[in-house]
RNA sequence: GAUUUCCAUUUGGGGUGCCCUAAAACUACGGGCUGAGAUCAUACUCAUAGAACCUGCUCCGGGUAAUGCCGGCGAAGGGAUAUAGAAAAAACUUGUU
Numbered sequence: 001g002a003u004u005u006c007c008a009u010u011u012g013g014g015g016u017g018c019c020c021u022a023a024a025a026c027u028a029c030g031g032g033c034u035g036a037g038a039u040c041a042u043a044c045u046c047a048u049a050g051a052a053c054c055u056g057c058u059c060c061g062g063g064u065a066a067u068g069c070c071g072g073c074g075a076a077g078g079g080a081u082a083u084a085g086a087a088a089a090a091a092c093u094u095g096u097u
């Protein structure tokens, strides 16, 4: 020096499901489950080393009161900025001794 991680600013991307209860029915203010986040978000999360998120998927196996709840699919296909600073074990590059 490069690299990695973190913080800050700025720009942008994304998701918001399952179940229960009520007034004729539908739909809830409300409550429960998982999760960072379940459209009350001034939030959460991700930005190419890209599983944030979408397609495949009205998929397959397991499990649950139920649900992408868990795993597979997945070395699959797509998918969204830049700057400055701080710290750092090994490895990488350059210089000096």
Base pairs, nucleotide, nucleotide: 001092003088004087005086006085008083009082011047012046013045014044016041017033018032019031020030053078054077055076059072060071061070062069

A computed fold for a 97-nucleotide RNA from Bacteroidales bacterium UBA5197, annotated as TPP riboswitch aptamer (THI element).
Rfam family: TPP riboswitch aptamer (THI element). About the family: Vitamin B(1) in its active form thiamin pyrophosphate (TPP) is an essential coenzyme that is synthesised by coupling of pyrimidine and thiazole moieties in bacteria.
Taxonomically the source falls in Bacteroidales (Bacteria, Pseudomonadati, Bacteroidota, Bacteroidia).